[in-house]
Context: one part of a larger RNA
């Protein structure tokens, strides 16, 4: 992992509500104790409880009473049956649905066979090296000192096995091993190591001290008790079906994953139009927009007190001012914490309508008190977050179908059940894939299927302006003279600069539109005619497309693909759901009949309420089956919304079932659930 079997709201004692049954102003026994047919029945037992009268601290009065001077006033009361069983619901005392800690006590117990330390008594340490102190000899000295050769065998002395550790690393890491093997490495006469006996313990020992170790257990050992410790915390908590159904707010909390009361579901009683919502009447408001009348914010003009500079001045006058500028004026703005103004909802009052989707009111019994996305209107935040943090609103949570390729919170639409029946919504109708290859326009980008900002891309609209007296665009002549205008300048001759920009001859040509030269020169415009022959320019408003457009495994309007099968508009048909509708059944509430029918509304659903049931063991009565074959096990016809019922057949061998009432060790897939198998 699987199979099997066990496993979780109990019992009592008390309240308090529901049913129910007994008696009823009164109801009711408790230890006990007698009878008895004796795990069990009866009958005494009236101690006591509860009610039947309150209010007051009380004495006490009494349908009253307290407070008070009080007859005032004001507070609890005066009407309303209750009480004992039994059954369910629950709330509180107990372990109180089950398992589960870390811990916390014990003048209770075992433990030093490991380990620390301590004593008592024994043992062990190859081999090699240094050579300290003495002490001799010999040199030295006045004698010491001192020195040189020896002798000597000292050391928590050196190399380094045994033996005692554990540096580094590799291997192991479901190990060969609940810490080991291999290689390296530390000490190895010492504060070495070791064997044997003893000997100190639990807030206690021992510790060369690391909170270390005190039997793979140590910031307080193990066992056994208090003990079912406590756990606002995880987990898990077992048959069916029907009927109604939430919450994730609010205030409060040593309180934020918890409770307490409200809020919001059920269920009963009672109440009887009071309700949602609609119509009308009144009603207060400072939102949204607005405005600038207040308070501020801010742009320009005109006007100007005052001030800056300049000038003039001995001082007192004063003049100039393209500075700067208060107040007033005019035009144009801005504003949560401005408002002369000022809606729409929205609330709130009255009056009808509104028997419902209803409302209220007391009464048991809950759950939720982590909410979550989307539109709207705010606040914080960066008018960033699938961000938060208000409020309206709806969905999802507690909702199943269809539609968005898929996709809890978007769009349609709210699944009693059966149908190879119909009609629709949202979305659709080229194929995949059920239903048009429909008109009339736009787009050429595969746009459709990315922004600002850019552009003779293309459709419509609407002003203009020139144009058969010939535009515009091409083409073909011309495009001149005074003159190289003055000036300047090395030059300056349309064409570095400065001035001036005349006049002549013309069809028409500038005191010169570019280019180009050193300065001419050339080369074009401008202006003119010819030519051709019908539109050509130029601003705005839109409608659709262009570019802007780089990312890392293969791409991607759902695919395929298509010039519409894109997008605009317009029409008709059609597909499309568990919507609607039809047949046929189930049901729950209402109402009517009439007594089993018939109308009419429902019958998603998690937390949870409230309602009927189906099975398992036992126990009492009543009635069956059985060796012609009982339980059990295979089997699975039938009958039941279901939980289960359980014929034929077969296997088994000896007991079992049904009805009716009563009591439960009563119902398993889940608890890292507990035993066994395998």
């Nucleotide at each position: 992992g699987u199979c099997u079997g066990c496993g979780a709201g109990u019992u009592a004692g008390u309240g308090u509500u529901u049913g129910u049954a007994g008696c009823a102003a009164g109801c009711u026994u408790a230890a006990g104790u007698c009878c008895u047919u004796c795990u069990g029945g009866g009958a005494c037992g009236c101690a006591g409880g509860c009610g039947u009268a309150g209010c007051g601290a009380a004495a006490g009065c009494g349908a009253g009473u307290c407070c008070g001077a009080a007859u005032a006033g004001g507070g609890c009361g005066u009407u309303c049956a209750g009480u004992u069983g039994c059954a369910g619901g629950u709330g509180c005392u107990a372990g109180a649905c089950c398992c589960g800690a870390a811990g916390c006590g014990g003048a209770g117990g075992u433990g030093a066979c490991c380990u620390a330390c301590c004593u008592a008594u024994g043992g062990c340490c190859a081999g090699g090296u240094u050579g300290a102190a003495g002490c001799g000899u010999g040199a030295g000295u006045a004698a010491u000192a001192u020195c040189u050769c020896g002798u000597g065998g000292a050391g928590g002395a050196c190399c380094g096995a045994a033996c005692c550790g554990g540096u580094g690393a590799a291997u192991g890491u479901u190990g060969a091993a609940a810490a080991a093997u291999u290689c390296u490495c530390g000490g190895a006469u010492g504060a070495g190591c070791u064997g044997u006996g003893g000997g100190u313990a639990g807030g206690a020992g021992u510790g060369a001290a690391a909170g270390g170790c005190u039997a793979u257990u140590c910031a307080a050992a193990c066992c056994c008790c208090g003990u079912g410790a406590u756990a606002g915390c995880u987990g898990g908590u077992u048959c069916u079906c029907c009927u109604c159904g939430a919450a994730a707010u609010g205030u409060a909390u040593u309180u934020a994953g918890g409770u307490a009361c409200a809020g919001c579901g059920u269920c009963g009683c009672a109440u009887g139009c009071u309700g949602a919502c609609u119509g009308a009447g009144g009603g207060g408001g400072g939102u949204a927009g607005a405005g600038c009348a207040c308070u501020g914010a801010a742009u320009g003009a005109a006007c100007u007190a005052g001030g800056g500079c300049c000038c003039a001045u001995a001082c007192c006058c004063g003049g100039g001012u393209a500075c700067c500028g208060a107040c007033u004026u005019c035009a144009a703005u801005c504003a949560a914490a401005c408002u002369c103004c000022g809606a729409a909802u929205a609330c709130c009052c009255u009056c009808a309508g509104g028997u419902g989707a209803a409302g209220u009111g007391c009464g048991g019994c809950a759950g939720u008190g982590a909410g979550a996305a989307u539109a709207u209107g705010g606040g914080g935040g960066a008018u960033a977050a699938a961000c938060u943090u208000c409020a309206u609103a709806c969905u999802c949570g507690a909702a199943a179908g269809g539609g968005a390729a898929a996709c809890a919170g978007c769009c349609c639409a709210g699944c009693c059940c059966a149908g190879c029946a119909g009609c629709u919504a949202a979305g659709g109708u080229g194929c995949c894939a059920a239903a048009a290859u429909g008109g009339c326009g736009c787009u050429a980008a595969g746009u459709g299927g990315a922004a600002a900002g850019g552009a003779g891309g293309u459709g419509g609209g609407a002003c203009u302006a020139c144009u058969u007296a010939g535009a515009c665009a091409g083409u073909g002549a011309g495009g001149a003279u005074g003159u190289u205008g003055g000036c300047u300048u090395a030059g300056a001759a349309g064409c570095a600069g400065c001035c001036a920009c005349c006049a002549u001859u013309u069809a028409a040509a500038a005191a010169g539109u570019g280019c180009g030269u050193a300065a001419u020169a050339g080369c074009u415009u401008a202006c003119u005619c010819a030519u051709c022959g019908a539109g050509u320019g130029g601003u705005c408003c839109u409608g659709c497309g262009c570019c802007u457009a780089a990312a890392a495994u293969g791409a991607u309007u759902g695919g395929c693909g298509a010039u519409a099968a894109g997008c605009g508009u317009c029409a008709u048909a059609c597909c499309g759901a568990a919507g609607c509708u039809c047949u046929g059944g189930a049901u729950g509430c209402a109402c009517a009949u009439u007594u089993a029918u018939g109308u009419g509304c429902g019958u998603g659903g998690u937390a949870g309420a409230g309602g009927a049931g189906c099975g398992u063991u036992c126990u009492c009565a009543g009635u069956g089956c059985c060796u012609u074959g009982a339980a059990g096990c295979c089997g699975g016809a039938u009958g039941g919304u279901g939980a289960u019922u359980g014929a034929a057949g077969g296997u088994g061998g000896a007991g079992u079932g049904c009805u009716g009432a009563g009591a439960a060790g009563u119902g398993a897939g889940a608890a890292u659930g507990c035993a066994g198998a395998c």